This is a predicted structure of a 359-nucleotide RNA (Bacterial RNase P class A) from a Candidatus Krumholzibacteriia bacterium. Of the family's consensus pairs, 95% are formed in the model. It is recorded under the gene name rnpB. Rfam family: Bacterial RNase P class A. The family's RNA type in Rfam is ribozyme. From the family's description: Ribonuclease P (RNase P) is a ubiquitous endoribonuclease, found in archaea, bacteria and eukarya as well as chloroplasts and mitochondria. The coordinates come from a structure-prediction model, not an experiment, and the mean pLDDT is 76.
[in-house]
RNA sequence: AGAGUCGGGGAGGCGAUCGCGGACCCGCAAGGGUUCGAGGAAAGUCCGAGCUCCACAGGGCAGGGUGCUGGGUAACCCCCAGUGGGAGUGAUCCCAAGGAAAGUGCCACAGAAAACAUACCGCCUGCGCCUUCGGGUGCCGGUAAGGGUGAAAAGGCGAGGUAAGAGCUCACCGCGUUCCUGGUGACAGGGACGGCAUGGCAAACCCCACCUGGAGCAAGACCGAAUAGGGGAGGAGAGGCGGCCCGCCUCGCUGGACUCCCGGGUAGGUCGCUAGAGGCCGCCGGUAACGUCGGCCCCAGAUACAUGAUCGCCGCUGCGCAAGCGGUAACAGAACUCGGCUUACGACCGGCUCUCCCC
Numbered sequence: 001a002g003a004g005u006c007g008g009g010g011a012g013g014c015g016a017u018c019g020c021g022g023a024c025c026c027g028c029a030a031g032g033g034u035u036c037g038a039g040g041a042a043a044g045u046c047c048g049a050g051c052u053c054c055a056c057a058g059g060g061c062a063g064g065g066u067g068c069u070g071g072g073u074a075a076c077c078c079c080c081a082g083u084g085g086g087a088g089u090g091a092u093c094c095c096a097a098g099g100a101a102a103g104u105g106c107c108a109c110a111g112a113a114a115a116c117a118u119a120c121c122g123c124c125u126g127c128g129c130c131u132u133c134g135g136g137u138g139c140c141g142g143u144a145a146g147g148g149u150g151a152a153a154a155g156g157c158g159a160g161g162u163a164a165g166a167g168c169u170c171a172c173c174g175c176g177u178u179c180c181u182g183g184u185g186a187c188a189g190g191g192a193c194g195g196c197a198u199g200g201c202a203a204a205c206c207c208c209a210c211c212u213g214g215a216g217c218a219a220g221a222c223c224g225a226a227u228a229g230g231g232g233a234g235g236a237g238a239g240g241c242g243g244c245c246c247g248c249c250u251c252g253c254u255g256g257a258c259u260c261c262c263g264g265g266u267a268g269g270u271c272g273c274u275a276g277a278g279g280c281c282g283c284c285g286g287u288a289a290c291g292u293c294g295g296c297c298c299c300a301g302a303u304a305c306a307u308g309a310u311c312g313c314c315g316c317u318g319c320g321c322a323a324g325c326g327g328u329a330a331c332a333g334a335a336c337u338c339g340g341c342u343u344a345c346g347a348c349c350g351g352c353u354c355u356c357c358c359c
Base pairs, nucleotide, nucleotide: 001355002354003353004352005351006350007349008348012314013313014312015311016310017309018308020037021036022035023034024033025032026031039331043342044341046340047339048338049337050336051216052215053214054213063212064211065210066209067208068082069081070080071079072078083097084095085094086093087092098207099206103205104204105201106200107199120147121146122143123142124141126139127138128137129136130135155173156172158170159169160168174196175194176193177192178191179190180189181188182187220271221270222269223268230262231261232260233259234258241255242254243253244252278297279296280295281294282293284291285290315328316327317326318325319324
């Protein structure tokens, strides 16, 4: 100088005046006083929980989710520490990382062939023909080393071997089987054997292992008017009216006005509702995530939606030699609550590490 990584607060502090919301206190009231009053993401609502209601014998199927190992946690698709693979000189970063010899399927274009292998150009033995004797050409075969196609070509590379070739043979590497050693484990290291059998895709179906009810604070619980309507009891002597009863009569039953009781529900109100897997500090255990213990603290709970404005001083910062003149922000903003993840974010601060250059 450039880069990597982890963390910090999240532009402020104090005072004055005015204003807003909650709680408590004083006051008959009007009002007054004290105290508290946004975030690291309050956001997206993507995971996991608490809580509430509904459903539910047990087990299985289906559906959904997760998918290297060990640990942390209330739990997780989260976090920590590792393993393996990939990128980088490196610090470090990234990975949807079980199974492709259970089965099915797919692999565009190009190419001979995309998986029961195969042969376009080549290479080569033999035979025939031609020959300027260098070779050329046709046929039957051998071959896959070389060229060509492709994202990917039937182990790689070198040597031997051969007519040319080929795991045909050998060394190394890879792969498979097996054994030993180390590790809790993923796995790593090493030995022996096998001549290679097993192309890729499972964010294709599928198989395997484990997990898994649904809806959400507008959850839900309680109180509960007025009016209308429902149920029950009472209720009139006579007459009248309506219904049972499609025109009339009689009889019977029944309804209303009014009184009382009961229950559901609406408006409205109360709770849920903010003391919690809580925060800060410290010791100890642990590489760490995190945990035990001790001490201290209380830190928004509204229901139309509060958390603001102005001035002064200090701080920070830009310009300027100075006097001084400015700026004081980004993303955003609670609504049941926690743990994560993701996304947004101006200007900054600190620790550790790497690479290059100079002294």